This is a predicted structure of a 73-nucleotide RNA (transfer RNA) from a Candidatus Altiarchaeota archaeon. Its Rfam family is "tRNA". It is annotated as a transfer RNA.

RNA sequence: GGGGUCGUGGUCUAGUGGUUAUGACGCUGCCUUGACAUGGCAGAGGUCCCCGGUUCAAAUCCGGGCGUCCCCA
Numbered sequence: 001g002g003g004g005u006c007g008u009g010g011u012c013u014a015g016u017g018g019u020u021a022u023g024a025c026g027c028u029g030c031c032u033u034g035a036c037a038u039g040g041c042a043g044a045g046g047u048c049c050c051c052g053g054u055u056c057a058a059a060u061c062c063g064g065g066c067g068u069c070c071c072c073a
Base pairs, nucleotide, nucleotide: 001072002071003070004069006067007066010025011024012023018056027043028042029041030040031039049065050064051063052062053061
């Protein structure tokens, strides 16, 4: 330099054009206990990497950029 893959709460992850973006772990509060752990209930936490385009409507499709990983030279 060329090709491909992936980028979504703190971490991992579902979503493949249309309802308020899903769940687990973690975090906070309450209940339970003599106390802790476990368990139960509730809550906070997301510019869906950035810019532009297509569309009535974009996390999702298209183009460019940035970054991760892989392959080729």